[in-house]
RNA sequence: UGGGGCGUGGCCAAGUGGUAAGGCAGCGGGUUUUGGUCUCGAAGAUCGAAGGUUCGAAUCCUUCCGCCCCAG
Numbered sequence: 001u002g003g004g005g006c007g008u009g010g011c012c013a014a015g016u017g018g019u020a021a022g023g024c025a026g027c028g029g030g031u032u033u034u035g036g037u038c039u040c041g042a043a044g045a046u047c048g049a050a051g052g053u054u055c056g057a058a059u060c061c062u063u064c065c066g067c068c069c070c071a072g
């Protein structure tokens, strides 16, 4: 420098146009002498950034940023 992949709560991760599942962690309750286990509940992400397309974008297009792989 060129090509490809990935970027979604603290962590992992689903969602491929109709407005963000799930798990772990953390918080509150129950259970327990306490802790852990088990169980119930609530909360938390506008989706790497900026533009564009669209009635509507995490999703499609463009540019950029970061990480990984391949080639030189």
Base pairs, nucleotide, nucleotide: 001071002070003069004068005067006066007065010024011023012022018055027041028040029039030038048064049063050062051061052060